[in-house]
Molecule: transfer RNA
Organism: Aeriscardovia sp.
RNA sequence: GGGCGAUUAGCGCAGCGGUAGCGCACUUCCCUGACACGGAAGGGGUCGCAGGUCCGAUUCCUGCAUCGCCCA
Numbered sequence: 001g002g003g004c005g006a007u008u009a010g011c012g013c014a015g016c017g018g019u020a021g022c023g024c025a026c027u028u029c030c031c032u033g034a035c036a037c038g039g040a041a042g043g044g045g046u047c048g049c050a051g052g053u054c055c056g057a058u059u060c061c062u063g064c065a066u067c068g069c070c071c072a
Stems, first nucleotide, its partner, number of pairs: 001071007010024004018055001026042005048064005
């Protein structure tokens, strides 16, 4: 330098055009003498950044950034 893949909640991951979800973690309550386990409720996201297409973009296109793999 070239090719491919990844980037979504604190962490691990789904979602692949129609106002973003699961598990764990976290908060409150119940339970317990107390903790754990269990039960109920709840909070948390500029979907890496900037443009473009579209009525509408996490999703499609372009560039950039970071990480990983391969080729030279």